[in-house]
Predicted 3D model of a 397-nucleotide RNA (Bacterial RNase P class A) from a Bryobacteraceae bacterium. The prediction has a mean pLDDT of 75. It is recorded under the gene name rnpB. It matches the Rfam family "Bacterial RNase P class A". It is annotated as a ribozyme.
RNA sequence: GUAGUGAUUCAGAUGAUCGCCGCGCCGACGCCGCGCAAGCGGGGGAGGCGGGGAGGAAAGUCCGAACUCCGCAGGGCAGUGCGCCGGGUAACGCCCGGUCAGGGUGACCUGAAGGAAAGUGGCACAGAAAACACACCGCCGAUGCGGGUGCAAGUCCGCAGGUAAGGGUGAAAAGGUGCGGUAAGAGCGCACCGCGCCCGUGGCAACACGGGUGGCAGGCAAAACCCCGCAUGGAGCAAGGCCAAAUAGGGAAGCGCGGGCCGCAAGGCCCUUCGGAUUGCCCGUCCGAUGCUUCCGGGUAGGCUGCUCGAUCCCGCCAGCAAUGGCGGGGCUAGAGGAAUGAUUGUCGCCUCGCCGAAGGCGGGGAACAGAAUUCGGCUUACGAAUCACUGCGGCG
Numbered sequence: 001g002u003a004g005u006g007a008u009u010c011a012g013a014u015g016a017u018c019g020c021c022g023c024g025c026c027g028a029c030g031c032c033g034c035g036c037a038a039g040c041g042g043g044g045g046a047g048g049c050g051g052g053g054a055g056g057a058a059a060g061u062c063c064g065a066a067c068u069c070c071g072c073a074g075g076g077c078a079g080u081g082c083g084c085c086g087g088g089u090a091a092c093g094c095c096c097g098g099u100c101a102g103g104g105u106g107a108c109c110u111g112a113a114g115g116a117a118a119g120u121g122g123c124a125c126a127g128a129a130a131a132c133a134c135a136c137c138g139c140c141g142a143u144g145c146g147g148g149u150g151c152a153a154g155u156c157c158g159c160a161g162g163u164a165a166g167g168g169u170g171a172a173a174a175g176g177u178g179c180g181g182u183a184a185g186a187g188c189g190c191a192c193c194g195c196g197c198c199c200g201u202g203g204c205a206a207c208a209c210g211g212g213u214g215g216c217a218g219g220c221a222a223a224a225c226c227c228c229g230c231a232u233g234g235a236g237c238a239a240g241g242c243c244a245a246a247u248a249g250g251g252a253a254g255c256g257c258g259g260g261c262c263g264c265a266a267g268g269c270c271c272u273u274c275g276g277a278u279u280g281c282c283c284g285u286c287c288g289a290u291g292c293u294u295c296c297g298g299g300u301a302g303g304c305u306g307c308u309c310g311a312u313c314c315c316g317c318c319a320g321c322a323a324u325g326g327c328g329g330g331g332c333u334a335g336a337g338g339a340a341u342g343a344u345u346g347u348c349g350c351c352u353c354g355c356c357g358a359a360g361g362c363g364g365g366g367a368a369c370a371g372a373a374u375u376c377g378g379c380u381u382a383c384g385a386a387u388c389a390c391u392g393c394g395g396c397g
Stems, first nucleotide, its partner, number of pairs: 001393010012348007020053002023050004029044001031042004055369001059380002062378005067236004079232005084098005099113001100111004114227002119225002122220002136167002138163003143160007175193006194216001195214008240305004250296006258271005273289006312331008350366007
């Protein structure tokens, strides 16, 4: 110089003017209740003053919790989630430190990483065969049978058959390399590597290393069903709690409920419409027909609450490799309820471009992703800039 890897930090600063949303204090001026009144109490409020007002992700709503309500004697099945080891945490599927496997020359990165010798099923195409393995080509044909030839030994051909070394198919074909061995071959035998089992050493453990032993289990996929182990009730602040209007409806009490006839009364029978609207009246049409008062209880609108002091933030020290924890000191930092946190502009800082001969100056341009809604801990996604450490390669000294 260039290409990368990991980590951390910031998210422009400070004024002016005009606005927006909460909070505290003052408050012109109305309103309501009680009271004869004076006055007292409640609630509203123009305006003024003071103070506060988004994020590292406020996002996705994917995990885990707090909190609240519902459900629940206890246990189990089903379902769902997780799955190497140790630690952290309120908890987690998160984080830290390790192990193993894979990737990278490397710094470093990635991993749903239990079980396929419990069972069931699957493995496209190709291929003879895809799992109680398999004989298409090839090799052999020692042994057995048949045939040719030969006096015979033998030799040749064919068949039965042997063979997983070689070819070919495939993502994958029953360990790898080599020597021996054989008719040809083959863990058939041996050496090394691999694998299983046992023992020892180190480690809390996952596991590593070493030794012995067995010719040696058997493909892949469990992100197929399944088995094993562990965990697990549901809904969510529109949770939930309190107050509570008008109208309609529910319950209770009281009062009232057309005319005529019979009856002493209790009561019975019969008849009729009655009220309102349609400009007054009639007809016609339409609407309503038990009503009024008081009380009670449920729900709605609306209001209050939950609501922001909390597994809280900053600084320092200590323990720990770390995640994290402990102690001490200091701080209070939006709380709305469809959503405020903004706009313009000055100066300074940062980046970039142009001009002036340089130091330096002048002028122009630019600054990402994004927006709290009960609250935390994580993960994921979006995105601008800076710093530090480390790695590979190249050049120069």